[in-house]
RNA sequence: AGAGUUUGAUCCUGGCUCAGAACGAACGCUGGCGGCGUGCUUAAGACAUGCAAGUCGAACGGUAAGGCACCUUCGGGUGUACACGAGUGGCGCACGGGUGAGUAACGCGUGGGUAAUCUGCCCUCGGGUCUGGGACAACUCCGGGAAACUGGAGCUAAUACCGGAUGAGCCCACGAGCUCGUCAGAGCUCGCGGAAAAAGAUGGCCUCUCCUUGGAAGCUAUCGCCUGUUGAUGAGCCCGCGUCCCAUUAGCUUGUUGGUGAGGUAACGGCCCACCAAGGCUUCGAUGGGUAGCUGGUCUGAGAGGAUGAUCAGCCACACUGGAACUGAGACACGGUCCAGACUCCUACGGGAGGCAGCAGUCGGGAAUUUUGGGCAAUGGGCGAAAGCCUGACCCAGCAACGCCGCGUGAGGGAUGAAGGCCUUCGGGUCGUAAACCUCUGUCAGGAGGGAAGAAAAGCAUUGGUUCAAAUAGGUCCAGUGUUUGACGGUACCUCCACAGGAAGCACCGGCUAACUCCGUGCCAGCAGCCGCGGUAAUACGGAGGGUGCAAGCGUUAAUCGGAAUUACUGGGCGUAAAGCGCGCGUAGGUGGUUUGGUCAGUCGGAUGUGAAAGCCCUGGGCUCAACCUGGGAACUGCAUUCGAUACUGCCUGACUAGAGUGUGGUAGAGGGAAGUGGAAUUCCGGGUGUAGCGGUGAAAUGCGUAGAUAUCCGGAGGAACACCAGUGGCGAAGGCGGCUUCCUGGACCAACACUGACACUGAGGUGCGAAAGCGUGGGGAGCGAACAGGAUUAGAUACCCUGGUAGUCCACGCCGUAAACGAUGAGAACUAGAUGUUGGGGGCAUGUCCCUUUAGUGUCGAAGCUAACGCGUUAAGUUCUCCGCAUGGGGAGUACGGCCGCAAGGUUAAAACUCAAAUGAAUUGACGGGGGCCCGCACAAGCGGUGGAGCAUGUGGUUUAAUUCGAUGCAACGCGAAAAACCUUACCUACUCUUGACAGCCUCGGAACUUGUCAGAAAUGACUUGGUGCCUUCGGGAGCCGAGUGACAGGUGCUGCAUGGCUGUCGUCAGCUCGUGUCGUGAGAUGUUGGGUUAAGUCCCGUAACGAGCGCAACCCUCAUCUUUAGUUGCCAGCGCGUAAUGGCGGGAACUCUAAGGAGACUGCUGGUGAUAAACCGGAGGAAGGUGGGGACGACGUCAAGUCAUCAUGGCCCUUAUGAGUAGGGCUACACACGUGCUACAAUGGGAUGUACAACGGGUCGCAAUACGGCAACGUGGAGCUAAUCCCCAAAACAUCUCGUAGUCCGGAUUGGAGUCUGCAACUCGACUCCAUGAAGUCGGAAUCGCUAGUAAUCGUGAAUCAGAAUGUCGCGGUGAAUACGUUCCCGGGCCUUGUACACACCGCCCGUCACACCAUGGGAGUGGAUUGCACCAGAAGUAGGUUGCCUAACCUUCGAGGACGUUCACCACGGUGUGGUUCAUGACUGGGGUGAAGUCGUAACAAGGUAACCGUA
Repeated sequence: AGAGUUUGAUCCUGGCUCAGAACGAACGCUGGCGGCGUGCUUAAGACAUGCAAGUCGAACGGUAAGGCACCUUCGGGUGUACACGAGUGGCGCACGGGUGAGUAACGCGUGGGUAAUCUGCCCUCGGGUCUGGGACAACUCCGGGAAACUGGAGCUAAUACCGGAUGAGCCCACGAGCUCGUCAGAGCUCGCGGAAAAAGAUGGCCUCUCCUUGGAAGCUAUCGCCUGUUGAUGAGCCCGCGUCCCAUUAGCUUGUUGGUGAGGUAACGGCCCACCAAGGCUUCGAUGGGUAGCUGGUCUGAGAGGAUGAUCAGCCACACUGGAACUGAGACACGGUCCAGACUCCUACGGGAGGCAGCAGUCGGGAAUUUUGGGCAAUGGGCGAAAGCCUGACCCAGCAACGCCGCGUGAGGGAUGAAGGCCUUCGGGUCGUAAACCUCUGUCAGGAGGGAAGAAAAGCAUUGGUUCAAAUAGGUCCAGUGUUUGACGGUACCUCCACAGGAAGCACCGGCUAACUCCGUGCCAGCAGCCGCGGUAAUACGGAGGGUGCAAGCGUUAAUCGGAAUUACUGGGCGUAAAGCGCGCGUAGGUGGUUUGGUCAGUCGGAUGUGAAAGCCCUGGGCUCAACCUGGGAACUGCAUUCGAUACUGCCUGACUAGAGUGUGGUAGAGGGAAGUGGAAUUCCGGGUGUAGCGGUGAAAUGCGUAGAUAUCCGGAGGAACACCAGUGGCGAAGGCGGCUUCCUGGACCAACACUGACACUGAGGUGCGAAAGCGUGGGGAGCGAACAGGAUUAGAUACCCUGGUAGUCCACGCCGUAAACGAUGAGAACUAGAUGUUGGGGGCAUGUCCCUUUAGUGUCGAAGCUAACGCGUUAAGUUCUCCGCAUGGGGAGUACGGCCGCAAGGUUAAAACUCAAAUGAAUUGACGGGGGCCCGCACAAGCGGUGGAGCAUGUGGUUUAAUUCGAUGCAACGCGAAAAACCUUACCUACUCUUGACAGCCUCGGAACUUGUCAGAAAUGACUUGGUGCCUUCGGGAGCCGAGUGACAGGUGCUGCAUGGCUGUCGUCAGCUCGUGUCGUGAGAUGUUGGGUUAAGUCCCGUAACGAGCGCAACCCUCAUCUUUAGUUGCCAGCGCGUAAUGGCGGGAACUCUAAGGAGACUGCUGGUGAUAAACCGGAGGAAGGUGGGGACGACGUCAAGUCAUCAUGGCCCUUAUGAGUAGGGCUACACACGUGCUACAAUGGGAUGUACAACGGGUCGCAAUACGGCAACGUGGAGCUAAUCCCCAAAACAUCUCGUAGUCCGGAUUGGAGUCUGCAACUCGACUCCAUGAAGUCGGAAUCGCUAGUAAUCGUGAAUCAGAAUGUCGCGGUGAAUACGUUCCCGGGCCUUGUACACACCGCCCGUCACACCAUGGGAGUGGAUUGCACCAGAAGUAGGUUGCCUAACCUUCGAGGACGUUCACCACGGUGUGGUUCAUGACUGGGGUGAAGUCGUAACAAGGUAACCGUA
C1' cells in the first nucleotide's frame, strides 16, 4: 500500500466482499511447563449454609462463663484481675466492599464562585474544667406469650441526664470609627445591653492539711471534657462551556416567571406559604418519545476521526419494590428504624421472621464466567493509653490455554537414497538425512539434598540522653542492645542423580492468497467470505499422498475500528451515472465596496494557575530475558486569569462614489388586463341549378343519397381559430404570448448629465404565480373529440384504420398545484484567445447594396482549460468568491403509517421489514433491424423445361416385428455412408456350439505340412479311418506349418464425435482476414482497410497519419479451341501404282486428319472517344481466339461443441465360458400412412412399321467376343480375332417413305396369369431378362416449389466403376441444339459505408403484466391482551410540621407555669381505586399490495422506425 466482483472487451460511477489489528469472549479439534494478569457481558432473577463491624473494664453498676488463690457440709461459697457474657455509656457502624436498575440531569467533565455555608476524629494558639440535683437499665420479685418479645413493682452507678455560677472570647441587638470592595456588602477596633459551658479516668509522689501500716484531700504526669481561634481534610450549594438519536414530537408552562413579606435550611434560592404583577422557555430545537451511568482511559486509525466505558482510578446513583423520617459532625443509612406492597419461611392460627447488586456457594437464565480454601505474616481500616481484638478490605493458594510473555518436545553425523506409502511417460520420482545406525547434551518435567528475600516495628526488659516536676517516683520524646512475629511454603533459587527417555497439533492448498497430484462421486452427496465449483477424466465435494502457513495452540462464529475519499473538517459530489426546488417576491440567518479615527470581541504572542494518580511515549532501574513491576521526564493539543500586538474581521464614528437606485430624453417588442371590431375557412339553415351516386380505405363496410345527396351559385346563422408577414426573430421570472383598433399597465435597453450615498447579494420557514388534464356554479357549443356505438382488420382486437359521437375543448367566477414544468445545467459577482451570423440602441467616416467602433440580447464554430467520455468553451460544464437547495447501491417505494392541504381526484412531507450482487453512465467491437445508401449473385424479373396430381423405382419418417443392425435430420439428412443385402456381405434376431479363443506374439511338449473315405448332425463340429514322412544345414540345429498345455494376454461394428487426431460438409470461389512500425485515444480500440473513381476481385489509380508486409484474389498447373516443329504404328491416304463387286486391302507416301512431346499465340499490345493528362471503360482494327477466351484443380481468418469412435487411429469407461468367436435359418426387401429424389407417361414437334447415316469417353484374358447356325425372343451352340490407336463391346435421336386422326386411342404401360432364358451351391421369402395374354391410374397436375444465361437448357443415345448375377442411381462421353435478360422496385443470400439498440448463447436475442401454485416479511382490520403516561376525582399507612388541655408527667419551679410524652385533629403524601384520553408492544377471522421461486397459463407492452416512435403529467 491494495485486491476480487457488473461488460464480448473498455473507462467511469457505485455497492457488496476480502487481506490487518483487536476481544472480559464462546464453539470445534488438540494440549508439555512456568511467570504475570483476567474470569455472570444474560435474570437489579430467587437464595439454603457459613463468614463479611466491632471495640473500649484506663467511662459505669457489676460478675454469667473460664483461670488463679482460699474455704467447703463436695451441692458449692468467698476473694482477685493477669479476665469479662449480658447491660448503661463512648467512639465506630455515613469508611471499606458490591452493582449499574434508574438518570439526557449542574448527573458527569472542565474552569470558576461561595462577600450564601458546614466540617467528628487530627494540627496550631488562647481561656476554662466551679457547685448542686433527680432518675433509668442491668439486678431482684410477680406476670403475659408457642415464639418473637413484653407488662408491673422495687434497688442502683457513671465521662448517661438536668439546674445554678463564671464568660477572655463566641452568638444576638443597638451605636461610633477605620480599612477594603465587583457598591451586594465584608473585615477590624471600641462602647452598652442580653443569652449560652464543662466530666472525669489512670499512673506516680507525700513537701504542706487530715486520719495516719497506708491512704484521702492535694501535687504532678498523661489521656479526656467545655468554650473560642487558625489550619488541614471532607462535604453542601451556585454559575460559564461541553455532553446520544427522532421534527412522522412544534409549541410547552400556573409555583409556572418575577416582586414584597413571613417561614425554613449549615447555607443562597418558589425551597415552602400569603398577596401582587403576567410573565418564563422555544426552530441556536423548548415540550414529548427512545436509548444510556459519566470520566481518566481502552480498541482502531498516518492523522482527523469512529467505536467503546470489563479489570485499575475519580465522580454519581442504587441496596427486594415504593414512601418516610429518626439518630448523628456526616445518612434520609447495603449487613439501622417505621409504614405499604410482592415473595419466601416459622407458627400452638392468636401472631411473628427475612432481604448475598459483601466473600464463597446453590438453583434458574444462558453460547458462556472459578473454591461453601488459608491467613491477618505484609499494606490499610475501626476501637483502645496499650497489649490486643475485629477486618471474605487485603495478602496468598485452588480452578480455567481466557489473554499476554518466556521455555521445551533434542543436537551433530548418517545414501544400499532401505522397507513401506503415494505418483509414474514404467525409465523413474517423492516422503528423504527423514528413519534405522553411531556420537553427544540434559533446559523442562521426575528423584534427593541445600536454601534466601518478603520483618520493619510496636510491645516488654535494659542502657544512655532530653524534657515535665520538689523529685534519685513516674511520664513524654530520641538513640542503642536484647527478646519475639511468615498464611504463601515440600516457595524462588542452587547443587547432585538417571534417561532421548515423558512432551505436536490445527487450518488451508480454483482466484483473491503461500501451497498439486491420484482415487471415489456424477447438478447426487456436498462446498462456499466474494466470484463461484459438482450434469463420467473435479488442483473447488469426500479420502489419500505430497505441500503451505501458524504453533501449545490452530480454526470458526459474534461484535468493533480499518481498508471506505462509501457522510468527504482534514477530504468528495449534483448536463447524461443518485443528486438544481417549475418560477418569482421576500422574513430570519449567512455574506458584503473605498476610506478616517477609536475599541480590542474574534485573531496572534508571552507569563501564571490548573489539566489527580495510573495508562500511552522517552529514558534509567528490578525480576536470568520478556510479559510484569518501578524512579525520573515529556505529554495531556484543554480551560481560566493576566500582560502585550492591532495587519485582517467585528463593533462605534466621520467621509467617499466604482456596487445599487432615482431623475431627464429617446427606442424596440405575440409582455399583461379590459372593451370593441375584421375577413378567409368548416358546419348548419333557406332558396336556385342539377342527377345518381357521394364518402371512406391497403382493400372494404358501417354512414349519407331518388323524401334529390355529393357538386355548384346566392342569402343567412353561429362558434372557434387567426393563413401569408414569420425569421435557431421579439417579449416575459417561469408557465407562456401571434388578425386589427382603443384604453389601463409592468419590465428591459440606449445616450448624456444631475442626484442619493452601500441603500447590496442570497434566502430556511413564509407568500404569490404556475401548461394540459381534472373539479364546482352558470353560460356557450362551429370544428375537433376521452367514454360509448357501429363497420373493418385479426387466431382474438375491449386497439391501431373508418363512420358517427357525449363529456371536454371556449367564456365568467372559484378550486386543483402537477409535467421529460428540460438548457435534464439554482441565483449573484469578477476574471480568462478568437471567428462568424442575427435583433434593439448609440457613435465615427471617404455617405456606400460600405466599413470601423460601442452596448444590451440571441445563435453557430472554436483556443487554453475542464470532463469517465460524450461534450462545454465570455450565454462555461474554465478559474475564483458568497448564499440556498439536493443525492449517498438496485428493488421494496415516491409506497405504507402519521401530519398538513384539497369538494373530490389527489398533492406534499416520507420510512421499515424483506430481497439481490449487482443496478447505472459514456464510449468500443460485433451481431441484428418489418433503418438508410451503394453493389453483387439464375436472387427477382424475362424465358425454357420440370417437381407438387398418376403408376412404378429408390431413400426417409412412422408403424409393425423375434429382428426389421447402425449412422446421417433445415439450407448443409432423405437414389446419403451403400462404386450395388438371395448365402456371403451383416454389424440385427432365433437355434446349436467354442473358451488362451476366428486373429498377434512369448514359453513348454509333440508332430512334416497335407490328404482319402465312412457315420451322426442343419452346419459348425464330433467319432473313426487312408495315404504321406518334405525343405535348409557348419550335423549342433534352424525356418515355416499343425496339434496339446500354461498364463500374462487376445478380441469387442460395446459407450462417449460434448475427451480427441485425421478427413469432410457449409457460409463461399464470397472478397475478405490480419500483422509490424508509426500516429491518435486514459482505455477497449481506431488509423492503415475509410474517401473519389474503377474492377469479377482489398483489382488498380488518385487522395490520405500513415508507411510497409502476410494469408486470400489474380497468375503459375491440367484440359479444350488456332498455328507450328519433331515423330509416323496399330492411326491417316492428297498425289503415284496394284487389286476388288466394294473397302488403306496391298506397294508406297509423310502432305492432311489424328496421335503425343515441345514451342508460338492474347498483353488492353495498337487505335478513336470518355475519364482527372490516372486507373479504367466504350468502340474499332487485326486475329483461330479479346478484354479472367471456355472448363477444371485450387477453398483465406474463421463460424456451426456441424458430421464421422461403424473407414482408420486414439484417451477414458465397460464386457471377458461373453457385449468375444463359429455355424444354419431368418431379418435388413415388413406396410393403414406421410415426405424427399427419380423413371415412365398422359401423346400427332407423337406412336407404330420399313429403310438409310453419323460419334466420343471408355472397358476387355477367371475377359471382350466377331462371321455363322438355332430360337418369335431372352438366349443357346460355336469360336475367328484380341493382353488391344491392330480384335471385340458399338449407337440413338436425326433423315426418307407409309400408317394412325384426337380416342383413355395403334397413347400409356402398371398389375396379374402362363411359358421361358441367364447367373449362381442355392432365385420360396428375395434377382435380372424374354415371349404370349392381361391393359390399372393417367387427358399436363391446388397451394406451393426447383433447375438453367450457350455448345448452356431441353432432347437422344452411349461407356465405366461396383459386380457371379442384379440400375430408373452415380460418375463420365459424345449427337441434335434453343428462348430470354427491360431492369434492380420487390423475395432470398452476400459484400462495403452509415444509423439505432435495453442484443453479446448476439432477434431462434432480450423482455413486460395478469392468472395458477409454494414460501417469506409487511400494511389495513370488528376487536382482544399487556406496558407506560396525561387529566379529573376518591382514598390516605408510616412519618414530619402546625393546632389542641382529653390524659399523663422525676429534675426547673414547687402557687401558678414552662417543657415533654400519649391521645386527638388538620395539611402534605406512598400504595390503592374510579372515570376518561394519549403513546407503544403483541395478537386477530378476513383482506391489500410486495418479494422470491422449476422448463406452468394467456398474450407480446418495451428495446430496431420493435412493426401504431417512445416518454412525462392528467382523466